[in-house]
RNA sequence: CGCCGAAUUCUUUUAUUAGAAACGGGGGAACCAAUUCUUUGGGGUGAAUCAUUAUUGAAGAGCUACCUUUUUUGCUCUAACCCGACAGCUAACCUCGUAGGCAUUAAAAAG
Numbered sequence: 001c002g003c004c005g006a007a008u009u010c011u012u013u014u015a016u017u018a019g020a021a022a023c024g025g026g027g028g029a030a031c032c033a034a035u036u037c038u039u040u041g042g043g044g045u046g047a048a049u050c051a052u053u054a055u056u057g058a059a060g061a062g063c064u065a066c067c068u069u070u071u072u073u074g075c076u077c078u079a080a081c082c083c084g085a086c087a088g089c090u091a092a093c094c095u096c097g098u099a100g101g102c103a104u105u106a107a108a109a110a111g
Stems, first nucleotide, its partner, number of pairs: 002102003008021004022098006032088001039085001041086001042083004049058003060077004067111006
């Protein structure tokens, strides 16, 4: 300098200590949707799900050093955690997070 990711900046503090902006998430009417859960529990963040002959497939996600998109090709990932009987969407409103981990694939086209 750059990559995954919302996870950055500013002020303040001994200290994410306390705030603000910005980005991201959850809850939450009417209308609409759903008629579907009620241990076969249900739900959330996230790409991280489904099927299976259990081997692998399908779907999904990431990577090009000016940036975005599309195509070809190559490589890689498809985890982990949380809520606690309970949540569709959802204006107002309420509320939470700002971590952690990394080192590159070569081209073509349009802007």
This is a predicted structure of a 111-nucleotide RNA (c-di-AMP riboswitch aptamer (ydaO/yuaA leader)) from a soil metagenome.